Two RNAs folded together computationally: RNase P RNA and transfer RNA, 460 nucleotides in total.
The coordinates come from a structure-prediction model, not an experiment, and the mean pLDDT is 77.
Rfam match: Bacterial RNase P class A.
RNA sequence: GGAGCAGACUAAAUGGCCGCCGGGGGACAUCGUUCCCCGGAGGAAAGUCCGGGCACCACAGGGCAGGGUGGUCGCUAACAGCGACCGGGGGCGACCCCAGGGAAAGUGCAACAGAAAGCAGACCGCCCUGGAAAGUUGAAAAAAACUUUUCAGGGUAAGGGUGAAACGGCGAGGUAAGAGCUCACCAGUCCCGGUGGCGACAUCGGGAGCUUGGCAAACCCCACCCGGUGCAAGACCAAAUAGGGAAGCGUUUGAGGGCGGCCCGCCUGAUGCUUCCGGGUAGGUUGCUUGAGGCGUCUGGCAACAGGCGUCCCAGAUGAAUGGCCAUUGCCUGAUUCCUCGCGGAUUCAGGAACAGAACUCGGCUUACUGGCUGCUCCAGCA
RNA sequence: GCCCCCGUCGUCUAGAGGCCCAGGACGCCACCCUUUCAAGGUGGAAAUCGCGGGUUCGAAUCCCGCCGGGGGCACCA
Numbered sequence: 001g002g003a004g005c006a007g008a009c010u011a012a013a014u015g016g017c018c019g020c021c022g023g024g025g026g027a028c029a030u031c032g033u034u035c036c037c038c039g040g041a042g043g044a045a046a047g048u049c050c051g052g053g054c055a056c057c058a059c060a061g062g063g064c065a066g067g068g069u070g071g072u073c074g075c076u077a078a079c080a081g082c083g084a085c086c087g088g089g090g091g092c093g094a095c096c097c098c099a100g101g102g103a104a105a106g107u108g109c110a111a112c113a114g115a116a117a118g119c120a121g122a123c124c125g126c127c128c129u130g131g132a133a134a135g136u137u138g139a140a141a142a143a144a145a146c147u148u149u150u151c152a153g154g155g156u157a158a159g160g161g162u163g164a165a166a167c168g169g170c171g172a173g174g175u176a177a178g179a180g181c182u183c184a185c186c187a188g189u190c191c192c193g194g195u196g197g198c199g200a201c202a203u204c205g206g207g208a209g210c211u212u213g214g215c216a217a218a219c220c221c222c223a224c225c226c227g228g229u230g231c232a233a234g235a236c237c238a239a240a241u242a243g244g245g246a247a248g249c250g251u252u253u254g255a256g257g258g259c260g261g262c263c264c265g266c267c268u269g270a271u272g273c274u275u276c277c278g279g280g281u282a283g284g285u286u287g288c289u290u291g292a293g294g295c296g297u298c299u300g301g302c303a304a305c306a307g308g309c310g311u312c313c314c315a316g317a318u319g320a321a322u323g324g325c326c327a328u329u330g331c332c333u334g335a336u337u338c339c340u341c342g343c344g345g346a347u348u349c350a351g352g353a354a355c356a357g358a359a360c361u362c363g364g365c366u367u368a369c370u371g372g373c374u375g376c377u378c379c380a381g382c383a
Numbered sequence: 384g385c386c387c388c389c390g391u392c393g394u395c396u397a398g399a400g401g402c403c404c405a406g407g408a409c410g411c412c413a414c415c416c417u418u419u420c421a422a423g424g425u426g427g428a429a430a431u432c433g434c435g436g437g438u439u440c441g442a443a444u445c446c447c448g449c450c451g452g453g454g455g456c457a458c459c460a
Base pairs, nucleotide, nucleotide: 001379002378003377004376005375006374007373009372010371012329013328014327015326016325017324018323020040021039022038023037024036025035026034027033028032042355046366047365049364050363051362052361053360054230055229056228057227061264062263063262064261066226067225068224069223070222071085072084073083074082075081086100087098088097089096090095101221102220106219107218108215109214123160124159125156126155127154128153129152130151131150132149133148134147135146136145137144168186169185171183172182173181187211189208190207191206192205193204194203195202196201234286235285236284237283244277245276246275247274248273249272256268257267258266279459280458281457293312294311295310296309297308298307299306300305331352332351333350334349335348337346338345339344384456385455386454387453388452389451390450393409394408395407396406401440411427412426413425414424415423433449434448435447436446437445
């Protein structure tokens, strides 16, 4: 210098002028006007994908159905999150990725190609048996033996070819030819035992059958978790009207509602409930921002995180505030000029500064995005 | 703000792991027919299945994440 990996932070600063929202205070003054002080978006406020808090419905109950998660140990209010480790995969490496339980419980799927695709299978090839034909050996015929061709029956998964995938690999023995058929070594499965680890697991020894394939983001099985609805939850006040019409169900043999896919159970329940048509208001207060809160420091822990102490209060809008302009400085990019062996430093000019924006709240995930910072890896060059 | 649904040729749609580099209808283009147009007949073009990853031998289809579009939800009596 180039290529790359990981991590945390930042998202300009200062001043002036004009504004906006919330809170507090003052003056004039009492519809109100005006002045001062304090505070005023984010790392994702986003997508609404998970998980909590909170509120209501039984103090949230039982069963089925349904949904979710899936190595181990931990963290946490909880999680599909995070940390560390294990196993597998990728990369030369820093490092990254994995829905990572079960396929010898069951059911199912595998197009095309291929002989055969799931308690396998014989197309070519190889081998055996039997028949037929031809030839050779033989002086000839017959017999016999051998060779070739062909037919029939059988054996064989070592070789060829097909496929994403063909029932361990390789060597030797063995055989008619072959084959875990047998044996040695290696890989893998299961069982037993030792050692290390909390554990996933690693490693060592012995044995078994000699090998039992893939897909569960196919049904399913196993283990664990999940009640529903969301601040338009909920509480209070105010305003307005035709407190109207129709249909259905029901009044203790109980409709309907809470309750949501069903059943049970509980509560409630009577000129009542549901649906439709029609009518009215589309206002205010509260919930609402002090919270698993921020910052600093110490202790424990590899870490996620937890605990102690100190300190701070830091947006609450609702036709929805948090903005605009100017100046100076800083940052980045490009060009220019000067200094310097070089790294680099300085001058001037021009351009640029992203993604985006609270709406009850918090922890995560995912996605969008500009420039800078730190550490590390690989390659090349120079000293 | 919250909840739900959808996305396949220009338009409307079929599909639901392989028979699908995706079928049909309308529309479009060319040819035939006709003096010409329409109708009719024959043939053809037209879809990276919204986009990107993953699972699988194989994805329009299954899973995840984005993008775009649509719909519903106030209170009173």